The RNA shown here (Glycine riboswitch aptamer) has 89 nucleotides and comes from uncultured Merdimonas sp.

């Protein structure tokens, strides 16, 4: 990493229509996807003027999550499900 077993949360079995489809409103955060903090890197300025500065200011790069966005997905059961435990390759 793949696969099998067990556990595994949230939120309307919402409303309307010409009803395998389309429209409208409310909501969830745990498939997936996007966003960012420190640290680090680079440049400029400043200081220094010899090397330079674990330091300062600004800009750019990089940058995680269960945070955040809600694009995707989801809101009876089933399925799915981050993550955790176990078996196999």
């Nucleotide at each position: 990493u793949u696969u099998c077993c067990c556990g595994g949360a949230g939120a309307g079995a919402g409303c309307c229509g010409c009803a395998u489809c389309g429209g409208c409103c409310g909501c969830c955060g745990a498939a997936g996807a996007g966003g960012c903090a420190a640290a680090c890197c680079u440049g400029u300025c400043a200081c220094a003027a010899a090397g330079g500065u674990c330091g300062g200011a600004c800009a750019g790069g990089c940058g995680a999550a269960a945070c955040u966005u809600u694009c995707a997905g989801g809101c009876a059961a089933a399925a799915g499900g981050a993550c955790g435990g176990g078996g196999a390759a």